[in-house]
Context: one part of a larger RNA
RNA sequence: CUGGGCGUAAAGGGAGCGCAGGCGGAUUGGUGUGUCAGGUGUGAAAGCCCAGGGCUCAACUCUGGAACGGCGCCUGAAACUACCAAUCUUGAGGCUUGGAGAGGUAAGCGGAAUUUCUGGUGUAGCGGUGAAAUGCAUAGAUAUCAGAAGGAACACCAAAGGCGAAGGCAGCUUACUGGACAAGUUCUGACGCUCAGGCUCGAAAGCGUGGGUAGCGAAAGGGAUUAGAUACCCCUGUAGUCCACGCCGUAAACGUUGCACACUAGGUCUUAGGAGAUUCGACCCUCCUAGGGCCCAAGCUAACGCGAUAAGUGUGCCGCCUGAGGACUACGACCGCAAGGUUAAAACUC
Numbered sequence: 001c002u003g004g005g006c007g008u009a010a011a012g013g014g015a016g017c018g019c020a021g022g023c024g025g026a027u028u029g030g031u032g033u034g035u036c037a038g039g040u041g042u043g044a045a046a047g048c049c050c051a052g053g054g055c056u057c058a059a060c061u062c063u064g065g066a067a068c069g070g071c072g073c074c075u076g077a078a079a080c081u082a083c084c085a086a087u088c089u090u091g092a093g094g095c096u097u098g099g100a101g102a103g104g105u106a107a108g109c110g111g112a113a114u115u116u117c118u119g120g121u122g123u124a125g126c127g128g129u130g131a132a133a134u135g136c137a138u139a140g141a142u143a144u145c146a147g148a149a150g151g152a153a154c155a156c157c158a159a160a161g162g163c164g165a166a167g168g169c170a171g172c173u174u175a176c177u178g179g180a181c182a183a184g185u186u187c188u189g190a191c192g193c194u195c196a197g198g199c200u201c202g203a204a205a206g207c208g209u210g211g212g213u214a215g216c217g218a219a220a221g222g223g224a225u226u227a228g229a230u231a232c233c234c235c236u237g238u239a240g241u242c243c244a245c246g247c248c249g250u251a252a253a254c255g256u257u258g259c260a261c262a263c264u265a266g267g268u269c270u271u272a273g274g275a276g277a278u279u280c281g282a283c284c285c286u287c288c289u290a291g292g293g294c295c296c297a298a299g300c301u302a303a304c305g306c307g308a309u310a311a312g313u314g315u316g317c318c319g320c321c322u323g324a325g326g327a328c329u330a331c332g333a334c335c336g337c338a339a340g341g342u343u344a345a346a347a348c349u350c
Stems, first nucleotide, its partner, number of pairs: 004321003007304002012318001014201004021194003025088007034080001035077008049065006091191001092188002095184004103177007110154001115149007125136002162169002206247006215241002220236004258317006266295011299306002323350003332343004
C1' cells in the first nucleotide's frame, strides 16, 4: 500500500464558518472527455511461463508458443460520466402570517440572606468538635430590635422542561440582536453536501493593566488527631473567585458515538405549533410537523447494549487508529508576556 476498523478493546478533530479539492436532483437534444467494441501498429533480443528437443540427468542450452499487464492510430456504440444548449420543481433558498424559548449584548431596577458599622435592650458566656483546643467576649461578646454600608448570588416557580454549533445560558424590566419551528405554497430554479489548509468561537484554572472584595477560599499561620500528619477535622487567612480591556486555547471540551441525505414494525410520556371531530368554551378523542425521553420488532454487536435522536440498511465528504512501556516525552519548527500549547520521534525493555 491493500485490507480491517474508530460507544466501552488503539482510534471522531472541543465547536462552527468556509476557499481549494471530492461528491452531487429530474427531462430533452447535441458533442464524444472518461468508458466500451472491432481492426491495426508498436511493445528489440535475452529472461519469466507453457510444450517439445540436445548434452547419460540436472544446471545449462535450442526450437516453437504464450505473455509483454502498456501506448499510438483507424472505424464504430452512446446507457453511464463529462461538457454545451434548453427546460423543470421534489433538494436548497426567498416571501407572508404566527406563536414558543435561562439564545446573545448593553443599561436600569428588586427582595431574601451573609458580613461589617452605628444606636437600643440585656449579661456571662459564645463559637467549634467524635471529644477538644486555638479563636471571640466584662474595653459588654453571643442573643434580640431599629438603622446604615457594601459585595456576590438569584430560594419558590423548576420539570425526565426550554434555548444554543459547541463551550454554555436562570430574579425582574427595557433597548438592540442571532437561530429554530408551524401554517400558507405566491417567488428563484440545483443556487446543494462535505471540507485539507485558513478564519472565528471556546468551561475552569492561569497571566497582564486598572478597579472591586460581602461570603467562600489554593498558599501561609495557628489548634487538634497521629508513631509521624508537610493531610482529612477546627480557628484565621493572601492570591483567586467579581468588573473592564487584552492574553491563554486546554478538559472525563462525553452521547467517550464527525457532518449531511435516503430507507426500514410498533408502544408510551413530554415541549412547541397546526389540522379534524366535538363542545357554549377549555379538556378528552383522531391525525400531521419539529424537538426532548423511556420500552421494544427486524437487523446489528465479542458481549454489554443500540434500535426512525441507530451502534440497522446504503451513499458522499472530512478526521483518526495499527502491541505495551519509553512518550499527552526529547529535538526541531510555529504560537505565547509567562505558565505552557500544537506538531511529534528514536535508542532501549517486555

The prediction has a mean pLDDT of 89. The part of an RNA shown here (small-subunit ribosomal RNA, central domain) has 350 nucleotides and comes from Cerasicoccus arenae. RNAcentral holds the full RNA, with entries from ENA and SILVA. It matches the Rfam family "Bacterial small subunit ribosomal RNA". Its Rfam clan is "SSU clan". Lineage of the source: Bacteria > Pseudomonadati > Verrucomicrobiota > Opitutia > Cerasicoccus.